[in-house]
RNA sequence: CCGUGCUAGACGGGGAGCUGGCGGUGCCCUGUACCCGCAAUCCGCCAUAGCGGGGUCGAACUCCCCCCGAGAGGGCCUUCGCGCGCGGGACUGCCGUCGCCGGAAGGUGCUGAAAGGCGGGUCCUGCGCGGCAGGAAGCUCCGAACCCCGCCAGGUCCGGGAGGAAGCAACGGUAAGGAGCCCAUCCUGGGUGCCGCAGGGACACCUGCCUGGAGCCGGACGGUGUCGUCAAGCUGCGUGGCGCGGCUCGAAGGAGGGUGCACGG
Numbered sequence: 001c002c003g004u005g006c007u008a009g010a011c012g013g014g015g016a017g018c019u020g021g022c023g024g025u026g027c028c029c030u031g032u033a034c035c036c037g038c039a040a041u042c043c044g045c046c047a048u049a050g051c052g053g054g055g056u057c058g059a060a061c062u063c064c065c066c067c068c069g070a071g072a073g074g075g076c077c078u079u080c081g082c083g084c085g086c087g088g089g090a091c092u093g094c095c096g097u098c099g100c101c102g103g104a105a106g107g108u109g110c111u112g113a114a115a116g117g118c119g120g121g122u123c124c125u126g127c128g129c130g131g132c133a134g135g136a137a138g139c140u141c142c143g144a145a146c147c148c149c150g151c152c153a154g155g156u157c158c159g160g161g162a163g164g165a166a167g168c169a170a171c172g173g174u175a176a177g178g179a180g181c182c183c184a185u186c187c188u189g190g191g192u193g194c195c196g197c198a199g200g201g202a203c204a205c206c207u208g209c210c211u212g213g214a215g216c217c218g219g220a221c222g223g224u225g226u227c228g229u230c231a232a233g234c235u236g237c238g239u240g241g242c243g244c245g246g247c248u249c250g251a252a253g254g255a256g257g258g259u260g261c262a263c264g265g
Base pairs, nucleotide, nucleotide: 001265002264003263004262005261006260009057010056011055012030013029014028015027020046021045022044023043024042034054035053036052037051038050063258064257065256067254068253073249074248075247076246077245080243081242082241083239084238085237086236087235088234091233092232095228096227098225099224100223101222102221106217107216108215115211116210117209118208119207120206121205122204123200124199125198126197127196128195129193130192132189133188134187135186136185138181139180140179141178142177148173149172150171156165157164158163
């Protein structure tokens, strides 16, 4: 060096979680990598840290060690940014409230502004007068088969007669009642009156007069303060939900190094 047969070992690894710890089942990543049994109020172990059974490969692409880098993924943190939640109103700004200051246009004013004074009206009450309405009274008319009046034809009754009596209708009138008139009279009433008198009230508007002698009204716009509001900015606290970042573990991948035994030639 070659051949044969073996052995160590390999036949996936990692993260979180669980655990005193290790590994596994279950979850996630990687990506292809023997099979069966066990396991979550769990299973098996103890630094040689899954156990049991079976199978294949086997000293190298495959086993072991170290390094690289970060293209996977996980964990922890975070002065930063974003987001979310709960607050605040100091500040900026918006909006609103209430003031203050300045104030354009316009209007009005010497045919007299502001201010002051004296009145009147609109409002209320009472009275008077008027008007309207109602009633009374008054006047006229109608108005009773009998039980109202007058006069009572006819008829009736009494009487020998003279004569007398009651009395219906008609006629005339009247009562209750009805209708009309209602100038004037009396009483009553009112959402009554360009009316009169007296008193009151209100302080809003209109108006007259006197004093006065130059302003008054207006409020586009600007400024400022107070209070309110908190959707925006802002701000306090919380929250690792996301991004950036830090630490850490790290599969796959790449590079380097290392690793037997027996027999035969």
Molecule: Bacterial large signal recognition particle RNA
Organism: Anaerolineae bacterium